[in-house]
RNA sequence: CUGCGCGCGCCGGGAGAGCGCGACGUUCGCGAGUCGAAUCCGAACGCCGCCGCCGAAGGGGCAACCCACAAACUCUCAGGCAAAAGGACCGUGCGCGCCG
Numbered sequence: 001c002u003g004c005g006c007g008c009g010c011c012g013g014g015a016g017a018g019c020g021c022g023a024c025g026u027u028c029g030c031g032a033g034u035c036g037a038a039u040c041c042g043a044a045c046g047c048c049g050c051c052g053c054c055g056a057a058g059g060g061g062c063a064a065c066c067c068a069c070a071a072a073c074u075c076u077c078a079g080g081c082a083a084a085a086g087g088a089c090c091g092u093g094c095g096c097g098c099c100g
Stems, first nucleotide, its partner, number of pairs: 001100001003098007011091003018051001020050003024046006031040002052081003058077001059075003
């Protein structure tokens, strides 16, 4: 110096699938309603139920007599299905190690 392996990173890229329906709760609205409230309507968030779907966090499963051995295969438990977040994997920076 090259390559490989491991770890770290609020560095870069990074797919797929309903902004689904319904109930409850909270908040909001120069909405409706009232003397004022109650109540109704709409939106957002949380949460629960139901149906449909995805697969690239994680997890489970599968191989040539037998044992052992894998994935981007498979299952969808978990997770996810506007944006955000997450995200296998690739690149990149740093550190450590190994071979030549």